[in-house]
Context: one part of a larger RNA
Molecule: large-subunit ribosomal RNA, domain IV
Organism: Clostridiales bacterium
RNA sequence: CCCUUGUUAAGGAACUCUGCAAAAUGACCCCGUAACUUCGGAAGAAGGGGAGCCCAUAGCGAUAUGGGUCGCAGUAAAGAGGCCCAAGCGACUGUUUACCAAAAACACAGGUCUCUGCGAAAUCGUAAGAUGACGUAUAGGGGCUGACGCCUGCCCAGUGCCGGAAGGUUAUAGGGAAGUGUUAGAGCGAUCGAAGCACCGAACUUAAGCCCCGGUGAACGGCGGCCGUAACUAUAACGGUCCUAAGGUAGCGAAAUUCCUUGUCGGGUAAGUUCCGACCCGCACGAAUGGCGUAACGACUUGGGCGCUGUCUCAACAGGUGGCCCG
Numbered sequence: 001c002c003c004u005u006g007u008u009a010a011g012g013a014a015c016u017c018u019g020c021a022a023a024a025u026g027a028c029c030c031c032g033u034a035a036c037u038u039c040g041g042a043a044g045a046a047g048g049g050g051a052g053c054c055c056a057u058a059g060c061g062a063u064a065u066g067g068g069u070c071g072c073a074g075u076a077a078a079g080a081g082g083c084c085c086a087a088g089c090g091a092c093u094g095u096u097u098a099c100c101a102a103a104a105a106c107a108c109a110g111g112u113c114u115c116u117g118c119g120a121a122a123u124c125g126u127a128a129g130a131u132g133a134c135g136u137a138u139a140g141g142g143g144c145u146g147a148c149g150c151c152u153g154c155c156c157a158g159u160g161c162c163g164g165a166a167g168g169u170u171a172u173a174g175g176g177a178a179g180u181g182u183u184a185g186a187g188c189g190a191u192c193g194a195a196g197c198a199c200c201g202a203a204c205u206u207a208a209g210c211c212c213c214g215g216u217g218a219a220c221g222g223c224g225g226c227c228g229u230a231a232c233u234a235u236a237a238c239g240g241u242c243c244u245a246a247g248g249u250a251g252c253g254a255a256a257u258u259c260c261u262u263g264u265c266g267g268g269u270a271a272g273u274u275c276c277g278a279c280c281c282g283c284a285c286g287a288a289u290g291g292c293g294u295a296a297c298g299a300c301u302u303g304g305g306c307g308c309u310g311u312c313u314c315a316a317c318a319g320g321u322g323g324c325c326c327g
Stems, first nucleotide, its partner, number of pairs: 001322001003320006010313002014311001019308001028050004036041001038147001052069007070074001082306007089298002094106002110145007122131003148293004153223003158220002160216005167211003173205002179199004185192002224242005251285001252282001263279005
């Protein structure tokens, strides 16, 4: 010096990204226990008190009441919750990156959309066959959302899906006009040229799809700009105009989202880029890619407080293992 352990005056988070680590709390019995709440909880809330031995009385009682008594201590060892206030996220118990992430991520019950009538849909397989399921729409598959409470606005122009079938387009198939080759024949010749055999092949008929016509948002998604206006000023309930498929409703809002920004005001501190409550100018919230709340829960995240401490002021001493030095 590394690792590890114990104790410490006064102070008590001044340490630090952060009380990280440590200290502290601790079992049992009694008293007592708030907001809030889904009435179950919250709750071991919080906060107090008690304990040996002897005697008396009562008693089923780790007993109750009263009295006495010893010690620093009813002990030591082991065992053994720190608590409170406020906020965010996720309802919850669960699951996860075996070996840097346990979470606000995944799952979840619940909600909703959609497919599926049974030889089901879906999935595996070339098939046979199998799963689904020895199930049958209160069932099964897929997607999204994610307890519960209050709710879930407008847009179907684009894309998707569903429905429609008049018209347009369209593969293949059918169809076979016209043309070409060949040549019996005709013609003085140039040439023409039946049938057959071949080649090429127009019109016409012909499906789904696409175009087209509708529907559909808890389908993919989207949800404006400029100018003016009120008897101080400011602002604009109001008006004008352009564009759009429609121009963001409720609720929330400097937010896990706010660039400017340490916005402004209030609270907490002597002092607060964090935190809490407001405001709204939302660069760039917003309604199942759910919105806003919410008791309980959380080795979650953030701010504050009490207790407690060698985290620190500021370091000291002591024990153990190793290292190092001397022999």